[in-house]
RNA sequence: UCAGGGGGCUGGGCAGCUGCGUUCGGAGUAAUCCGACCGAGGAAAGUCCGGGCUCCACGAAACAAGGGUGGCGGGUAACGCCCGCCCGGUGAAAUCUUCGGAUCAAACCGAGGGAAAGUGCCACAGAGAGUAUACCGCCGAUGGCGCCUAAAGCGCACAGGCAAGGGUGAAAGGGUGCGGCAAGAGCGCACCGGGAUGCUGGUAACAGCGUCCGCAUGGCAAACCCCACCCGGAGCAAGGCCAAAUAGGGGCCUCGCGCCUAACGGCAGGAGCGUUUCGCUCCGAGAGGCCCGGGUUGGCUGCUUGAGCCAUGGAGCAAUCCAUGGCCUAGAUGAAUGGCUGCCCUUGCAGGGCUGGUGUGAAAACAUACCGCCUGCAAGACAGAACCCGGCUUACAGGCCCCCUGACACC
RNA sequence: GCCGGCUUAGCUCAGUUGGUAGAGCAGUUGAUUUGUAAUCAUCAGGCCAGGGGUUCGAAUCCUCUAGCCGGCACCA
Numbered sequence: 001u002c003a004g005g006g007g008g009c010u011g012g013g014c015a016g017c018u019g020c021g022u023u024c025g026g027a028g029u030a031a032u033c034c035g036a037c038c039g040a041g042g043a044a045a046g047u048c049c050g051g052g053c054u055c056c057a058c059g060a061a062a063c064a065a066g067g068g069u070g071g072c073g074g075g076u077a078a079c080g081c082c083c084g085c086c087c088g089g090u091g092a093a094a095u096c097u098u099c100g101g102a103u104c105a106a107a108c109c110g111a112g113g114g115a116a117a118g119u120g121c122c123a124c125a126g127a128g129a130g131u132a133u134a135c136c137g138c139c140g141a142u143g144g145c146g147c148c149u150a151a152a153g154c155g156c157a158c159a160g161g162c163a164a165g166g167g168u169g170a171a172a173g174g175g176u177g178c179g180g181c182a183a184g185a186g187c188g189c190a191c192c193g194g195g196a197u198g199c200u201g202g203u204a205a206c207a208g209c210g211u212c213c214g215c216a217u218g219g220c221a222a223a224c225c226c227c228a229c230c231c232g233g234a235g236c237a238a239g240g241c242c243a244a245a246u247a248g249g250g251g252c253c254u255c256g257c258g259c260c261u262a263a264c265g266g267c268a269g270g271a272g273c274g275u276u277u278c279g280c281u282c283c284g285a286g287a288g289g290c291c292c293g294g295g296u297u298g299g300c301u302g303c304u305u306g307a308g309c310c311a312u313g314g315a316g317c318a319a320u321c322c323a324u325g326g327c328c329u330a331g332a333u334g335a336a337u338g339g340c341u342g343c344c345c346u347u348g349c350a351g352g353g354c355u356g357g358u359g360u361g362a363a364a365a366c367a368u369a370c371c372g373c374c375u376g377c378a379a380g381a382c383a384g385a386a387c388c389c390g391g392c393u394u395a396c397a398g399g400c401c402c403c404c405u406g407a408c409a410c411c
Numbered sequence: 412g413c414c415g416g417c418u419u420a421g422c423u424c425a426g427u428u429g430g431u432a433g434a435g436c437a438g439u440u441g442a443u444u445u446g447u448a449a450u451c452a453u454c455a456g457g458c459c460a461g462g463g464g465u466u467c468g469a470a471u472c473c474u475c476u477a478g479c480c481g482g483c484a485c486c487a
Stems, first nucleotide, its partner, number of pairs: 001407010012344007020039002023036005041382001045393002048391005053235004066231005071085005086112001087110004094103003113226002118224002120220003135166002137162003142159002144156004174192006193215001194213008239301004249292007258267003269283006294486003308327008345380008354372001356371002358367003412483007421436004430467001438454001440452003460476005
């Protein structure tokens, strides 16, 4: 320098003029005016997770229902997030190569517990699809039949044996090789794979080594389910206060009423009146929820100082944490944070041979692919806080920096 | 702002333990009729809103994005 990959930061700058919003100060009876400070983001977005805060419900805890998460360890207020590690897969360049391919762990990917608790599904095709199967095929050693006088031998493929090969399929009950056999087959053996078990290392996931087992139970849990862990519900239009207005209403339900009853009702108590050891009438405590109907479209609060930001030092591989010092940095409510001009920056296009470089040429001169210079034009993204934080995801022109793997050149 | 739901043929909708996507209306062609309507027969029309994933296999399960629809104020 180039090719491939990963991560972080930034998201035009300066000046002038002119607007908008909060707060503060001043003027004004008020409307309003003047001045000063401050005034969007890395995603403010999607609302997908986790919290703070507020209200509601509920003795706590536990269980059930429902939902979520899922290798191991750490971080955190918490998380489905982040960091480190383990396991599996992909695999550029490189290396090796029998040129088919193989190896690795920079990088990338993994919703990565359990299929040997149970249930379910595996369409079509296929002989057989889940306690496997036999269509083609191979064999027919043994038994049978035939040739043969008989034996030997040969033939048939009847009994039967096999699962190597073909075929179907996404998937056919370990793989390769040698032996073995009538043909075959973990039938036997070696290596690889798998399972069980022991030891060692590691906090653990797991890894290594040894012994045993020929291997007996394929896939799907982003199907039900099992195991472990976590979760009460709603959301600032939560919630609280004030004001205005209305038909200050109606229906249903729950709790409660001095006592009893599920309720109707009854008994008791108090007051009043009357024809007074009795009768009549009235009274006590209301609160909450839902629906229908009606009214208003106002103000204050919650509201921004917070798991906050910056710098330095320390612990840690890292995420992150600790200590010290400094700083205050939007609070709008149809909703402010904008617009114009000039200069500069970046990129692209066009033009100019321009006392530049370069090329041709003896020179004058010519050329303009490339590096520069000048002039003009265009473009500079995605996107706008709405109670506040931590994440994830999605969108994003351009620029800067760092790291990893390799190739080439030079030292 | 917050909370829910939907997207399948031109239109309105079905589609379940995941296995070749259907119905009605509309449309084409033919028959019937003097002709039209109605009726009968027939045919065409879908990458199931888009991308990715799980699976042998996705309209269906998971996830991201886009579009559309609905609800939530206060007072008595």
Predicted 3D model of RNase P RNA and transfer RNA as a complex of 487 nucleotides. It holds a member of the Rfam family "Bacterial RNase P class A". The family's RNA type in Rfam is ribozyme. The prediction has a mean pLDDT of 78.